[in-house]
Record summary:
Predicted 3D model of a 73-nucleotide RNA (transfer RNA) from Bacillales bacterium UBA1719. Rfam family: tRNA. By type it is a transfer RNA. Its mean pLDDT, the model's own confidence on a scale to 100, is 80.
RNA sequence: GCCGACUUAGCUCAAUUGGUAGAGCAACUGAUUUGUAAUCAGUAGGUUGAAGGUUCGAGUCCCUUAGUCGGCA
Numbered sequence: 001g002c003c004g005a006c007u008u009a010g011c012u013c014a015a016u017u018g019g020u021a022g023a024g025c026a027a028c029u030g031a032u033u034u035g036u037a038a039u040c041a042g043u044a045g046g047u048u049g050a051a052g053g054u055u056c057g058a059g060u061c062c063c064u065u066a067g068u069c070g071g072c073a
Base pairs, nucleotide, nucleotide: 001072002071003070004069005068006067007066010025011024012023013022019056027043028042029041030040031039049065050064052062053061
């Protein structure tokens, strides 16, 4: 330099070919316990890496760009 994959909650990952963004773990609150842990119930947490475009509507499609990883040279 060229090609490909990935980027979504604090972490690990979903989202069924465009239709209101979710789960597990972690955090917090409550119940339970002599207390802790475990268990159960609940709460909070997101401008989907960034910017733009198409569309009634974009995590998803298009363009530009940043980062990480891999392959080729």